A computed fold for a 74-nucleotide RNA from a Candidatus Heimdallarchaeota archaeon, annotated as transfer RNA.
Taxonomically the source falls in Candidatus Heimdallarchaeota (Archaea, Promethearchaeati).
It matches the Rfam family "tRNA". The family's RNA type in Rfam is transfer RNA.
The prediction has a mean pLDDT of 82.
[in-house]
RNA sequence: GGGUUCGUGGUCUAGUCUGGUAGGAUCUGCGCCUGGGGCGCGCAAGAUCGGGGGUUCAAAUCCCUCCGAACCCA
Numbered sequence: 001g002g003g004u005u006c007g008u009g010g011u012c013u014a015g016u017c018u019g020g021u022a023g024g025a026u027c028u029g030c031g032c033c034u035g036g037g038g039c040g041c042g043c044a045a046g047a048u049c050g051g052g053g054g055u056u057c058a059a060a061u062c063c064c065u066c067c068g069a070a071c072c073c074a
Stems, first nucleotide, its partner, number of pairs: 001073007010026004020057001028044005050066005
């Protein structure tokens, strides 16, 4: 230098192909439970979906560009 894959709550991850309210686990807070804890159950908080632009009534999703990571080739 070229190619491929990936980037989503604090952490891990689904959703992307085929556009239509971003789901789950874990962590945290509160409540229930307990003699008190742990476990368990319930509720809540927590997301510029890597940045920017474009297409569209509507973009995490499609297109362009840039940034970052991994792998392959040179």